[in-house]
This is a predicted structure of a 542-nucleotide part of an RNA (small-subunit ribosomal RNA, 5' domain) from an uncultured bacterium.
Context: one part of a larger RNA
Formats: sequence, structure tokens, C1' cells
RNA sequence: GAACGAACGCUGGCGGCGUGCUUAACACAUGCAAGUCGAACGCGAACGGUUUCUUCGGAAGCCUAGUAGAGUGGCGCACGGGUGAGUAACGCGUAAAUAAUCUACCCUGGUGUCUGGGAUAACCCUCCGAAAGGGGGACUAAUACCGGCUAUAUACUUAGACAUAGGUUUAAGUAGGAAAGGUGGCCUCUUCUUGAAAGCUAUCGCACUGGGAUGAGUUUGCGUACCAUUAGCUAGUUGGUGGGGUAAAGGCCCACCAAGGCUACGAUGGUUAGCGGGUCUGAGAGGAUGAUCCGUCACACUGGCACUGGAACACGGGCCAGACUCCUACGGGAGGCAGCAGUGAGGAAUAUUGCGCAAUGGGGGCAGCCCUGACGCAGCGACGCCGCGUGAGUGAGGAAGGCCUUCGGGUCGUAAAGCUCUGUCAGAAGGGAAGAAGUGCAAUACGGUUAAUACCCGUAUUGUUUGACGGUACCUUCAAAGGAAGCACCGGCUAACUCCGUGCCAGCAGCCGCGGUAAUACGGAGGGUGCAAGCGUUGUUC
Repeated sequence: GAACGAACGCUGGCGGCGUGCUUAACACAUGCAAGUCGAACGCGAACGGUUUCUUCGGAAGCCUAGUAGAGUGGCGCACGGGUGAGUAACGCGUAAAUAAUCUACCCUGGUGUCUGGGAUAACCCUCCGAAAGGGGGACUAAUACCGGCUAUAUACUUAGACAUAGGUUUAAGUAGGAAAGGUGGCCUCUUCUUGAAAGCUAUCGCACUGGGAUGAGUUUGCGUACCAUUAGCUAGUUGGUGGGGUAAAGGCCCACCAAGGCUACGAUGGUUAGCGGGUCUGAGAGGAUGAUCCGUCACACUGGCACUGGAACACGGGCCAGACUCCUACGGGAGGCAGCAGUGAGGAAUAUUGCGCAAUGGGGGCAGCCCUGACGCAGCGACGCCGCGUGAGUGAGGAAGGCCUUCGGGUCGUAAAGCUCUGUCAGAAGGGAAGAAGUGCAAUACGGUUAAUACCCGUAUUGUUUGACGGUACCUUCAAAGGAAGCACCGGCUAACUCCGUGCCAGCAGCCGCGGUAAUACGGAGGGUGCAAGCGUUGUUC
């Protein structure tokens, strides 16, 4: 000199864009943060209104409404969001390998979607329990569950081709073993024959399979902090054979066999630490660092475990153990903010228990739509960067006043006052956005599908509809110099000097050093210098 997620002191007008628990991975009251689908399925209220009956207590019917609601089922909950405790490691970075692998949803091909069955929740009845919750009985549905047929895959055998780690492919045989329907429309075909279906059709699904895309698993070369005042470490240890397990190679696990494996090119042990893109500094080399944003890893009260699933050993799922907190009828139960706000504690120190799904993105749904503390915005903080303002011109009797003085004067100083103007910001009034593209619906036209002019799908045009921010930005007008300057320093380094007070005292100080009676170094004043809505100090890095 530069920088900062800073803090502290004094001061403080406005705006834009960013940014804000670095400490206790300490404990958490309260609310919200993951749901959705009735076009998979069976049930199914009430308040209220109205009608009838009435023993005037009430009862029944209809609407509310096939709504609310819980339940079965599907998809999602493995994303998004947080934190950096652990980890010195194939964790990360980079470059490769997978002939050792998987991949739901999505895209694009192909083939099917045939035929049966038995349950179960909800509901009802009943029992236990303070509660959380649980037991029994009877009933019922499905795209829930389970058989049969057929088919590919797959495994094995045989034969062949290309290849050479268990790869690709052709043919035959054996084993093996799939599916689910929903919605809209129609009568061409079939069946009953008024328009309906088990028929046809469109669409959304379902099953198997080929390819793609995306995501992931695993392996390897190289790189990746300090300590030798850590020198030896290792029995599943190193390798083999055979098996188990996995999507998958492998001591990953097991049995047996052998005795190996690592290490001064630093094993083992200890300390510290998430890693990278980047960030800061520097001419660079380098050094330091890893907030915000992006990628990645790990974790979710602490430790362990599996289930479901395409994927988890799963932050707002489960089980067990532990610590802690809460409820209890003492028998037993409930919980997990390192999600967003917020509270206590710790600390020098870090914000609102805000608005909205309008946009972008995500989940579910054919869709309308629903959910979304992701996100978009607003609030608070000079925490940072940037921009603007606090007026401009004129004005000498160099006013008053302060300070200094050699008492002549000098200086603050064109500074003020006065006069003439302007109108940024703040204030008031009026107007007032872009961000909105769509989706849906309606109409028209064309094309596709079809038996069809129906339905559906696609394209185009027109109409209708959607804004949290926000009456915000912005524009115009009004009034008015009116509301808006401080902080540090002035001995040398280092720009800037005098007076008074003090008298090695009080004090200053980054270094050198000032102060013991004329202190430009302490304290005050006048003056000056530097930066400026900031200025200094402290801390840390280069």
C1' cells in the first nucleotide's frame, strides 16, 4: 500500500447492487418447510336450508353432496434446502478403465395386453388402555395380491461366425416364466335390436424387449498439510483354490492351503484440516485462504442395524441401545431446527416468528389445479462496493467576533451578511409501468386418426384470463437554500505551527523517542493538512 463475512470509538442525508452466527455439530417454545391423484378403488358425513308427520320431546324425506373426510392403491418423499462434526482418504482434482456393472420417470422402435381365483383395510359390532395405541368377529372393491396360457429375456447343452477376462451374434433343444385397466366418443363390423354392450375407435396407462439420453456404482496412473523429539508395522494380515454375497471385479465374507505384504522414494503412530473451481495479495514466481456463487464428498441428538425402493442403509421414514427434554392414572408413552423465521446460551460480533406462488424451477395430476420458507420479493444493519447531494454566481467598509502580535498590524476571509439565481435528493400532489410467456375455455380454418362429418390429437388466427413486489420504478407539477459534515492528524519517518496550561507530574507513543519552567511530541484553543458519509483504532493475510 492492498484486502476483509470483520469488531470497537466518534459521526451519520439519499439511492442501486451485493452481503450478514467466522463462537456452542450447544439446547430449543411456537408456526410453517412434501405432497398429490376421484380419469385406479370401495365407503361416505355434518352445520345450514326446506317439506311432511308429531305424543311438541322429536322423527323421516329432499338439497347441502357423491362434497368434506379418513382408508386401500399409484407416483413422489434418495430432488430441492442446511451444516462442515468426521475424513490426510481413490475423499477431492485431473486423466483414463468397466470384455466386472445398474439406471424409475423421459425419448424412439418392436411384440403383446388372453383366462381365472382368494383375500383385506375403510365401514359396522365388540373388547383392552389414562394416553399413545392395540386385540377379536362379520362384510366389501381395485391399476392391491395370487394362479393358468402364450412370448421375449435369462441359464444350460449342441453346432457355427466375429472376437479373446464372464464380449457380440445365428440356429436347434431343455428348463424358466408377463400383463391392468381407466376416460371420451360412436354404431361400420359382431351380439341383443328404441340405443347399448363383453363390439369399434381415440387417448392415458400396463407387460416384455432393442436402442438412446440422463444419473449412478466400482477400479486405476499422477497430484493433494505438519511432526523422525513417531522406525519399524501387519493374522483376514499378503497370495492361492473352492464357495457365499452383490447390479458388478474383489478377503467383501467363509472353509482349506501357502507365508507372505508395507517401509528411509518415510510405513506405522500423532497433530491439524472437508476438497476443487475460485478469493486476496504480488510485476511475476510465489505466499495466504476455501464466506457468499458453482461442482463434489461427508453428516442429520450420539452409536449400531436393516426394511422399502431403480436408487437410501434414508435430515422433517423404521428398529435397538445411550444421553437429554416432556406427558403420565406410575402400568407406560412422546421428541430430535446443521430447513425458514424465531428463543435461550456462548460471544467483540451477525437480521423479520414478513408477503407471494405473479415469474423461474421442482413433485403429483389428462387437465383445471394443488403443494413448494426452493425461489421471487419486501424488512433490519454505512457490513462492503458504486453513484448523488449537503448549493451556484456576485459580494471589501477586508464588518462583528475569535486567535496571534514586534501593538504598526496579521489571520480565519469572499469566508459571512447582502444581492441575483438554480432545483439533484428528501417533502407534497397528479399520472403510472416493463417483468405475462402461457395454460385452460370458446369460435373458425387446415391436417392426422377412424367406418365416421363423432371423439381425440396437432398447427394457425381471434376473443377471454393471470403481478407478491406496488400505486413501487419512472414522468409531470408545486414549494423551498430551505432538512443534510464529520473524523483523524500537524517532532522525524509523513502533508500540516503558534499561544496558553502542566512541570520526569499528568500524560503520549507504530519505531526513533517526548515531559525535570520558554514542550511545534502531554491537555486545551486558534490556525493548518488529509480523507469524506464516513474517518480512525484493533485483529488477520499478502

Rfam family: Bacterial small subunit ribosomal RNA. Gene Ontology terms of the family: ribosome and structural constituent of ribosome.